[in-house]
Predicted 3D model of an 86-nucleotide RNA (c-di-GMP-I riboswitch aptamer) from Thermincola ferriacetica. It was read from a public genome assembly, where an Rfam model found it. Its Rfam family is "c-di-GMP-I riboswitch aptamer". Its family is annotated with cyclic-di-GMP binding in the Gene Ontology.

C1' cells in the first nucleotide's frame, strides 16, 4: 500500500406529522420532531414519477396534451467522505 469482507468506533443524515415562510402546483426553506438509511453526502447525464403557472386544443365556465418546473429518501450512473477486528 491494495483488495475482500462489515465486526466495531466517533458520530453522521432525518421519514410522517406539527409550527412560520416562499411557489399556480408539484415541492422547497428555517425550527421542532424521528419512520428509516454505510453513502438517506453532492450531480438532473440516462431511464422512471410528479405537477401543469404558461402555452396548445376541443365536445369549451370543463376536459385532455405539454417541462424550460419538481422528486438524488425511486432506480443506475459519476463524484466525495467515514471505520478497517478478520
Nucleotide at each position: 500500500u491494495a483488495a475482500a469482507a462489515u465486526a466495531u468506533u466517533u458520530g453522521g443524515c432525518a421519514a410522517a406529522c406539527c409550527c412560520g415562510g416562499c411557489g399556480a402546483a408539484a415541492g422547497c426553506c428555517g425550527g421542532g420532531g424521528a419512520c428509516g438509511c454505510a453513502a438517506a453526502g453532492c450531480c438532473a447525464u440516462g431511464g422512471g414519477u410528479c405537477u401543469a403557472a404558461g402555452g396548445u386544443g376541443a365536445u369549451u365556465u370543463u376536459c385532455a396534451c405539454u417541462a424550460c418546473g419538481a422528486c438524488u429518501g425511486c432506480c443506475a450512473g459519476g463524484u466525495u467522505g467515514c471505520c478497517g477486528c478478520u